Notes:
The prediction has a mean pLDDT of 81. A computed fold for a 75-nucleotide RNA from a Planctomycetaceae bacterium, annotated as transfer RNA. The sequence was found in a public genome assembly. Rfam family: tRNA. Rfam classes the family as a transfer RNA.
RNA sequence: GGCGCCGUAGCCAAGAGGCCAAGGCAGUGGAUUGCAAAUCCACCAUCCCUGGUUCAAAUCCAGGCGGCGCCUCCA
Numbered sequence: 001g002g003c004g005c006c007g008u009a010g011c012c013a014a015g016a017g018g019c020c021a022a023g024g025c026a027g028u029g030g031a032u033u034g035c036a037a038a039u040c041c042a043c044c045a046u047c048c049c050u051g052g053u054u055c056a057a058a059u060c061c062a063g064g065c066g067g068c069g070c071c072u073c074c075a
Stems, first nucleotide, its partner, number of pairs: 001071007010025003018055001027043005048064005
């Protein structure tokens, strides 16, 4: 340099045009408890950035940034 895949919460991760953006872990608040643990309830999202398409974009398109993998080149 080329090609492919990926970027969603503190972490993991589903979601592939219209639902309130699932779920698990962590955290916070509450219930319970003699105190805890466990359990239960509630809360916690600028969907990497910019632009475009569309009535409507996390989702589609373009460019950029970042990560991973493969190939090529140089040393």